About this RNA:
Predicted 3D model of a 1411-nucleotide RNA (small-subunit ribosomal RNA) from an uncultured prokaryote. The coordinates come from a structure-prediction model, not an experiment, and the mean pLDDT is 84. It matches the Rfam family "Bacterial small subunit ribosomal RNA". Its family is annotated with structural constituent of ribosome and ribosome in the Gene Ontology. The RNAcentral record of the sequence draws on ENA.
């Protein structure tokens, strides 16, 4: 910085009496002095604003057809005359501003005559000079133009008239913002003659008269803006700005216009229109603060209606002096900018509070208090200035200076997650709130809000806008286009830019030297003043710039005339799907005719649609017709690209080789222009065999407007004319040169080897590799993306949008040029590691397959979900919850519900009091008990200093505390699952890569294995694998009871004997033994694999324990521990009772079946593991039974438990049964206080459902499937669990498929990782935006009409003082006209910008819908 919006008041330009009169005053009569007017001089300066101006305004350099008051200089003058007039007077109109008549009067006012010059007009001569009688100089002659006094004795006026100074005018070079979605403008327009007009030059003006002037170097037009010295930023280059100071413009309430005048078209002047204000007596009249204060108004915002002419400088005067809101000062705001203060030294009991704490301390902190010292600024008293050459001081009793008092009056504001210096604690709990960019807050926030610390800066901090810097992010300096934005679709070629050797000239470009300009003031340098500094104040150096001049000539530019290396022509080849038109040619399709011949063709994954008995489909022959041209064919050829492919001959275009002659730079590149441009598509008009968009039908499919099939129309195809885009890609513009090479493949050429296939060396093309160099990389590398030059196109965060609007193009469709509003903090590229694929190799597992036996049906147990309920305590939910934490809820267990109690507590530990107990028996009271009273007996712990004195136990009493199976497993440790016993995960150093990361761990071979071995820029090593450990299989050895009996005796015949033995069995130490160790074949002479021997066992013998790095916020806070939060007479304890056992239903894991590999009976054989004293219980006796009664023996290879069961023999014979066994009924038995909610068992009777189970689904690969036993938990209760042995099987062809899992490799727009990302429409909210019937309003064009004042011009018969030759005239006025013009006005248009009802797409948005 907004209102160039609008103003009350007041001040801001007057002054001269030495021009002049007139009124008054005073007066020492000498004179002085007021007022209001004539007349002079100044009001054009000084002060304010920045509207308008894109312009010679303005910087900067020149330039002249010019004026110039007042100043300095110079020459010469100032003669003689006249006539008004204002003030004053009388008279008159107004309300008022102010007019009007008559009549006096002066003058430095005004007129006239004269004189005057080197002034002004014209002539005539002559002299220079010119393209000119074109200018200019002396001489002549005509005609014309001045003048003012005043006071006073000396000065100032005042005319003419040469020169200067300073100031104005005017012209030019060059410089000055943005848009082309503003391309063409222009009639006085451009030049000319004449005449006007100006102080001067021109179209400035007029008339003729010619057609011309500007524009891609950007005219016009439209936004936008006063311009420079200079600020502010920046290393510079630049990039923003034009406040204060300084210089130039422009304005003065808007528009227009003269007047005076040296100077104005004039801020405080005048006229007219117009707007608004005021004032009035309604007739009329004033007025312009962008001067100074000041007022309302607008606004995020901006001050005193102050003092003074004392200083500086300005008007008037001779002066004294007077006036000056220019200035000088004061006053108001920390707005800036500089200084300086709020103290200083000492001070550890590290003080008291705060804060934090791990409870020890730790920090505020020498900080503070105290004690010492000091007074700067501030305050009080005194004194007191430069600023002032003599006089005169507003500032001011100010600055400064003595002196006093007494630390006394004097610190804030932002930050503390990162960037960025500085951390804790409480509050809050995506709330409140932060936040400049990443982002913080969802209960342990250094990020919010407070508090203590702590940082930064300080009379100031912070925040907001604003600029430039970072930003090399518009890239001159100093950037870019293969993939990140970015090479025009390709040629031809105009303006333009560049552009080859040699010579020459000139001095434009270019470079050097002098001078001149480049105000001042600001920066910078050196110095000076104010106690410093801010600031003032000298000099210097600078000012990169122009214009002048003297000179260099190398390079560009220039010039004529040469040269031949670049470019072109000529001549011979030669190679090609180059191009236009014209003729032909076979093979296959499709259609017609006909023959043969029949039931089926076609067509798919699988089928239908569709053709076919009217004869198809398949063969044969004949005909038609349209399109395309198999083999050659090929990282082969040609063309500038689009692109071009059968053959023939013709017409034509480039390119390449070799070869000699000319041409002499004719060259490159290309803004516009201008021609080519696939495929689609248009339009006219033909052709139409196949194929074939739109469609139609059949499939598929949750739809399936698709993919697949069967048809099928435009169209493909040729003529002519359009369109002009494409991933028109090598996502690489065109030319030239220069920089290792090695192997192809194409067209030629030459010569030397060698020779019949070649080799060498060269020129053009088109490919793979590759060095150097380049790049983020990845990759490019003589066919550049490497080094260089020359032109041209394009870029500059994603989305809106290549879209709106406007233009041009087009028949359209649509193309081309091309935004902005919003909106996002990204969007992109290479490339790494994962992960992930209905990718690919390669290899595993009971993963599939082959197999057995099961789940799902069916009752029943048991868990889990829903329900129910007072309560059904709680946890666990895919694999990897659900016969799971429970290895056993009837009381307890117990955590849930009801009721009834307790409050330092059932338990801990500390203080204080008190007691001597506690336990235990026992009788009895009240209550559901918990519990509270009561009685009788009993008992006396350890030390003692014998004292209730310690300890140690009860009860009381206050406080800290206890107590929590209350919350968070997402705050945690610990333990555990699970991928997964898959064979992986990692480091050290080294090397590769900007890196991230790779390499090692890949690869070739093998293994159960990253197991081995071999290669290898890797060499090594660690955790995993493996083996070390237990355990079954063999065998030896030691021992030998409670086990064993082979020999011996003995026998009641039982290993029975407390004879004997320790040989077998077996028990439980020790020790062998298996290593691909032997042989053979493979294999790569290895690793290893395959047969073999031999062995109780063979390639890991069989199981077990062992579970790499990590994943799953995987499970547990009810095992335990454990931050935090909660509760605290209760969310802690205690009890009684009930719950955890509910019951329409769902699903999980199970038993028992359904039967004859079976039920039933009866026969009575074979076991192992373990277990046992509150216990295991024998033998016997009782009872159908469960089980009782009684106790032998055993603290256990001694006794018990303990019968094992499948087996085996007999019946049933295929049925709801002699299958099942639920369900109920009655009767009983155990355990326990106590089985009623809610145990197990037994008799007996009862005898459901159920005939082997739909989809789908589980285990199992050998001593596994099918039989029984044992144990733990436990009074009692197993179908669950953990063991243990009895009998003992089927299968594996093989990896296609399903699941899971390891290693390579690939794509990726995945990273919470595919249960991921992610499109679009559709619903609904916001929000900017096109379109849009119109409406409003700005600029603006031309075309008309009106024409104020005003100056010109005519005209002047009305009026007339100065002169004159005087019945008159000159000349002047008024008034009339006339052309120009401001305002306004009318129809018509450009343009731009608000509003609009509905519409269009676009953006944001939280979990919406379809797919």
């Nucleotide at each position: 910085c907004u209102a160039a919006g609008a103003c009350a008041u007041g001040c801001a330009a007057g002054u001269c009496g030495a021009a002049c009169g007139c009124a008054c005053c005073c007066u020492u009569c000498g004179g002085g002095g007021u007022g209001a007017g004539u007349g002079g001089c100044g009001g054009a300066c000084g002060g304010g604003u920045g509207a308008g101006u894109a312009a010679c305004g303005c910087g900067u350099g020149g330039g002249c057809a010019c004026c110039u008051g007042c100043c300095c200089u110079u020459c010469g003058g100032u003669a003689c005359g006249g006539a008004a007039u204002a003030a004053c007077c009388c008279g008159g109109g107004g309300a008022a501003a102010c007019c009007c008549g008559a009549g006096c009067u002066a003058a430095u006012g005004c007129c006239g005559u004269a004189u005057g010059g080197u002034c002004c007009c014209g002539c005539c001569u002559u002299c220079a000079u010119u393209g000119a009688u074109u200018u200019g100089g002396a001489g002549g002659u005509g005609g014309g133009u001045a003048a003012a006094g005043a006071u006073u004795u000396a000065u100032u006026g005042c005319c003419c008239u040469g020169g200067g100074a300073g100031g104005a005018g005017c012209c030019c070079g060059c410089g000055u913002c943005u848009g082309a979605u503003u391309a063409g403008c222009u009639a006085g327009u451009u030049g000319g003659u004449g005449g006007g007009g100006u102080a001067a030059c021109g179209g400035c003006c007029u008339a003729c008269c010619g057609a011309g002037g500007c524009g891609a170097c950007g005219a016009u037009c439209a936004g936008u803006a006063g311009c420079u010295g200079g600020u502010c930023u920046g290393a510079g280059a630049g990039g923003a700005u034009g406040a204060u100071c300084a210089g130039c413009c422009a304005c003065a309430c808007u528009g227009g216009g003269a007047c005076u005048g040296a100077g104005a078209c004039a801020c405080g002047g005048c006229c007219c229109a117009g707007a608004c204000u005021c004032c009035u007596a309604c007739g009329g009249g004033a007025g312009g603060c962008a001067g100074c204060a000041g007022u309302g108004g607008g606004g995020a915002a901006u001050a005193u209606u102050g003092g003074a002419c004392a200083a500086u400088g300005g008007g008037c005067g001779a002066a004294a002096g007077c006036c000056u809101g220019a200035u000088c000062c004061a006053g108001c705001a920390a707005u800036g900018c500089c200084g300086c203060g709020u103290g200083a030294g000492u001070g550890a009991a590290g003080a008291a509070g705060g804060c934090c704490c791990u409870a020890g301390g730790g920090u505020u902190g020498u900080a503070a208090a105290a004690c010492u010292c000091u007074u700067u600024c501030a305050c009080c008293c005194g004194u007191g200035a430069a600023g002032a050459u003599g006089a005169u001081g507003a500032c001011g009793g100010u600055a400064g200076c003595g002196g006093g008092a007494g630390a006394a009056g004097a610190a804030g504001c932002c930050c503390c997650g990162g960037c960025u210096a500085a951390c804790u604690c409480c509050g809050u709990g995506c709330c409140a709130g932060c936040a400049g960019c990443c982002g913080c807050g969802g209960u342990a926030a250094u990020a919010c809000g407070g508090a203590g610390g702590g940082g930064g800066c300080a009379a100031g901090c912070g925040u907001u806008g604003u600029u430039c810097g970072g930003a090399a992010u518009u890239a001159c300096u100093g950037g870019g286009c293969g993939u990140a934005a970015a090479g025009g679709g390709c040629g031809c070629g105009u303006a333009g830019g560049c552009g080859g050797c040699g010579c020459g000239a000139c001095a434009c470009g270019u470079c050097a030297g002098g001078g001149g300009u480049g105000a001042a003031a600001g920066g910078c340098c050196c110095g000076g003043g104010c106690u410093c500094a801010a600031c003032c104040u000298g000099g210097g150096a600078a000012u990169u710039g122009c214009g002048c001049u003297u000179g260099a000539u190398a390079c560009a530019u220039c010039g004529a005339g040469g040269c031949u290396a670049g470019a072109g022509u000529u001549c011979g080849g030669g190679a090609g799907a180059g191009g236009a038109g014209a003729g032909u040619g076979g093979a296959a399709u499709u259609c017609c005719c006909a023959g043969u011949g029949u039931a089926g063709a076609g067509g798919u994954g699988a089928a239908a649609u569709u053709c076919g008995u009217a004869g198809a489909u398949a063969u044969u022959g004949g005909g038609a017709a349209g399109a395309a041209c198999a083999c050659c064919a090929g990282u082969g050829g040609c063309g500038a690209a689009g692109g071009c492919g059968g053959c023939u001959a013709c017409c034509u275009g480039g390119a390449c080789c070799g070869a000699u002659a000319c041409u002499g730079a004719c060259g490159c590149u290309g803004a516009g222009a201008c021609g080519c441009g696939a495929a689609a598509g248009c339009g006219u008009g033909g052709g139409g065999a196949g194929c074939a968009a739109a469609c139609a039908g059949g499939a598929u499919u949750a739809g399936a407007u698709a993919c697949c099939c069967u048809g099928g129309u435009a169209g493909u195809c040729c003529a002519c004319g359009c369109c002009g885009u494409a991933a028109a890609c090598g996502a690489u513009g065109u030319g030239u040169g220069c920089u290792a090479g090695c192997c192809g493949u194409u067209g030629g050429a030459u010569c030397a080897c060698g020779u019949u296939g070649g080799u060498c060396u060269u020129c053009g093309g088109u490919g793979u590799c590759g060095c150097a160099g380049c790049u983020a990389a990845c990759g490019c590398a003589u066919u550049a993306a490497g080094c260089a030059c020359a032109c041209c196109g394009c870029c500059u965060g994603g989305g809106g949008a290549g879209u709106a609007c406007g233009g041009u193009c087009g028949c359209a469709a649509g193309a081309u040029u091309a935004a902005a509003a919003c909106u996002c903090a990204a969007a992109g590229g290479a490339a790494u590691u994962g992960a992930c694929g209905g990718g690919g190799g390669c290899c595993c597992g009971c993963a599939c397959a082959a197999g057995c036996g099961g789940u799902g049906g069916a009752g029943c147990a048991u868990g889990u979900g829903g329900u129910u309920u007072a309560a059904u305590u709680c946890g666990a939910c895919g694999c990897a919850a659900c016969g799971c934490g429970c290895a056993g809820a009837a009381c307890c267990u117990u955590a849930c519900c009801a009721g009834c109690c307790c409050u330092u507590g059932a338990c801990a530990u500390g203080g204080g009091g008190g007691u001597c107990g506690c336990g235990g028996a026992u009788a009895g009271c009240a209550g559901a008990g918990a519990u509270g009273g009561u009685u009788u007996c009993u008992u006396u712990c350890a030390g003692u200093u014998c004292g209730g004195c310690u300890g140690g136990a009860c009860c009381c009493c206050a406080c800290a505390c206890a107590g929590g199976u209350g919350c968070u497993g997402c705050a945690u440790g610990g333990c555990u699952g699970u991928c997964g016993u898959c064979a992986g995960c990692u480091c050290g150093u080294g090397u590769c890569g900007u890196g991230a990361g790779a390499u090692g761990u890949u690869g070739g071979g093998u293994u159960a294995a990253g197991u081995c071995c071999c290669g290898c820029a890797a060499c090594g090593a660690g955790c995993g694998c493996a083996a070390c450990c237990c355990u079954c299989g063999c065998c030896c050895u030691u021992a030998g009871u409670u086990g064993c009996c082979a020999u011996c005796g003995g026998u009641u015949c039982g290993g029975c004997c407390g004879g004997g033995g320790c040989a077998c069995u077996c028990u439980a130490g020790g020790g062998g033994a298996a290593c691909u160790g032997c042989c053979g074949g493979u294999g790569a002479c290895a690793a290893g694999c395959c047969g073999g021997a031999g062995g109780a066992a063979g390639g890991c013998g069989g199981g077990g324990a062992u579970g790499a790095c990590g994943u799953c916020a995987a499970g547990u806070c009810c095992u335990c521990a454990u931050g935090g939060c909660c509760c605290u007479u209760a969310c802690g304890g205690g009890c009684u009772g009930g719950g955890c056992u509910a019951c329409a239903c769902a699903c999980g894991u199970g038993c028992u079946a359904c039967a004859a590999u079976g039920g039933c009976g009866g026969u009575g054989a074979c076991a192992g593991u373990g277990g046992g004293c509150g216990g295991c219980g024998a033998c016997c006796u009782c009872g159908c039974g469960a089980g009782a009664g009684u106790g032998a023996g055993c603290c256990a290879a001694u006794c018990c438990c303990c019968a094992a069961a499948a087996a085996c023999c007999g019946u049933c014979u295929c049925a709801g049964u002699u299958c099942g066994g639920a369900u109920u009924g009655c009767a009983c038995u155990c355990u326990g206080c106590a089985a009623c909610u809610c145990g197990a068992g037994u008799g007996c009777a009862u005898g459901a459902a159920g005939g082997c189970g739909g989809a789908a689904u589980c285990g199992c690969u050998a001593g596994u499937a099918u039989c029984g036993c044992g144990g733990a938990u436990c009074a009692g209760c197993a179908u669950g669990c953990c063991g243990c042995g009895g009998u003992g099987a089927a299968u594996a062809c093989g990896u296609u498929c399903c699941c899971g899992g390891g290693c390579c490799u690939u794509g990726u727009a995945c990273a919470c990782a595919c249960c991921g990302c992610c499109c679009g429409u559709c619903a609904c909210a916001c929000c900017a935006u096109g379109g849009g019937a119109g409406u409003u309003g700005g600029c603006u064009u031309g075309a008309c009409c009106c024409g104020a004042a005003g100056g010109c011009g005519g005209u002047g018969c009305g009026c007339u003082a100065a002169c004159u030759u005087u019945u008159a005239g000159a000349g002047g006025c008024a008034g009339c006209c006339g052309a120009c013009c401001a305002c306004g006005g009318u129809a018509a248009g450009g343009u731009c910008a608000g509003c609009g009802a509905c519409u269009g797409g676009g953006g944001u948005g939280a979990a919406g819908u379809c797919g």